[in-house]
A computed fold for a 72-nucleotide RNA from Coraliomargarita sp., annotated as transfer RNA. The sequence was found in a public genome assembly. The source organism's lineage runs through Bacteria, Opitutia, Puniceicoccales, Coraliomargaritaceae and Coraliomargarita. Its Rfam family is "tRNA". The family's RNA type in Rfam is transfer RNA.
C1' cells in the first nucleotide's frame, strides 16, 4: 500500500429499496412438594462512522473506521 468478505438486540444470524425479525439469553406468569424441563406473555435496537442519491436507504453509491482472508 492493492483487491475480496464481514459489521443489523447481550450472543449467533435473517432481513438486500416501503413500519427491522428468528433462535438462544433476560423479565412476568402458568405447571410442580422443589428445582430443571416444557407453555403463554414480554423488555431489548442512534441496522459501524459520514456524506450523496431517492418522495421513500439495514438495502444503491463514494469516502472513513474495525476485523478476516489473499496478492505484493
Nucleotide at each position: 500500500u492493492g483487491c475480496u468478505c464481514a459489521g443489523u438486540a447481550g450472543c449467533u444470524c435473517a432481513g438486500c429499496g416501503g413500519u427491522a425479525g428468528a433462535g438462544c439469553a433476560g423479565g412476568u406468569g402458568a405447571c410442580u412438594g422443589u428445582u430443571a424441563a416444557u407453555c403463554a406473555c414480554u423488555u431489548g435496537g442512534u441496522c459501524g462512522c459520514u456524506g450523496g442519491u431517492u418522495c421513500g436507504a439495514u438495502c444503491c453509491c463514494a469516502g472513513c473506521c474495525u476485523g478476516a482472508g489473499c496478492a505484493g